[in-house]
Molecule: SAM riboswitch aptamer (S box leader)
Organism: Amphibacillus marinus
RNA sequence: CUCUUAUCAAGAGAGGCGGAGGGACUGGCCCGAUGAAGCCCGGCAACCGUUAAACAUAUCGAUGUUUAAAAAGGUGCCAAUUCCUGCAGAGCAUGUAAUGCUAUGGCAGAUGAGAG
Numbered sequence: 001c002u003c004u005u006a007u008c009a010a011g012a013g014a015g016g017c018g019g020a021g022g023g024a025c026u027g028g029c030c031c032g033a034u035g036a037a038g039c040c041c042g043g044c045a046a047c048c049g050u051u052a053a054a055c056a057u058a059u060c061g062a063u064g065u066u067u068a069a070a071a072a073g074g075u076g077c078c079a080a081u082u083c084c085u086g087c088a089g090a091g092c093a094u095g096u097a098a099u100g101c102u103a104u105g106g107c108a109g110a111u112g113a114g115a116g
Base pairs, nucleotide, nucleotide: 001116002115003114004113005112006111007110008109013041015040016039017038021031022030023029025086027084028083042078043077044076047074048073050069051068052067053066054065055064056063057062082108087105088104090102091101092100093099094098
């Protein structure tokens, strides 16, 4: 970097250093010297991993699925729904065009796990 798969409506500090930017991208709309990014501490969650039980398979070593628990291990996350939106058809409203609203699917993105 590419592919597969799961999740994305909940949750998380008025701490220290630091100094102007940040919210992936587009268009919006926001956050920021009552201090951005980044680093440290702290916290949240529970994807992998761990423990227990039930069930299935079993080459009797174990493996898989589900549920529950803890969180000392590997990641992740800690403004706003992945802040909204970007493509498609549908419904509703005003309607000449067209515009607005609603839900759905898709695209893109993020994170975990696995593969190349």